[in-house]
RNA sequence: AACUUAUGAAGAAAGGUGGAGGGAUUGGCCCUAUGAAACCUUGGCAACCUGCUUUUCUAAUUGCAAGGUGCCAAAUCCAUUCGGUCCAUCCGAAAAGAUAAGCA
Numbered sequence: 001a002a003c004u005u006a007u008g009a010a011g012a013a014a015g016g017u018g019g020a021g022g023g024a025u026u027g028g029c030c031c032u033a034u035g036a037a038a039c040c041u042u043g044g045c046a047a048c049c050u051g052c053u054u055u056u057c058u059a060a061u062u063g064c065a066a067g068g069u070g071c072c073a074a075a076u077c078c079a080u081u082c083g084g085u086c087c088a089u090c091c092g093a094a095a096a097g098a099u100a101a102g103c104a
């Protein structure tokens, strides 16, 4: 890399270095010299794994913590396809991508 499962309208940024890109891809639409990416420091959010715990009674539930990850503009920023629809738009699903845990 691949595969499996789960989750995504919530939440959370300052400083330093840097100096033009960034938001996965394509299109759109945005962000950005009132300073992009990247790196560093500090802080924060969340609770997937983990630890402890409550209830029940045997694989779930409640709460707490924060060790391993992850994240800190905009719904995964929006879409394409399929189904529904009053054909305005909206809703659901799929795909793709992201993260976690597992597998080999």
Base pairs, nucleotide, nucleotide: 003102004101005100006099007098013042014041015040016039017038021031022030023029026079027078028077043072044071045070048068049067050065051064052063055060076096080094081093082092083091084090
Molecule: SAM riboswitch aptamer (S box leader)
Organism: uncultured Flavobacteriales bacterium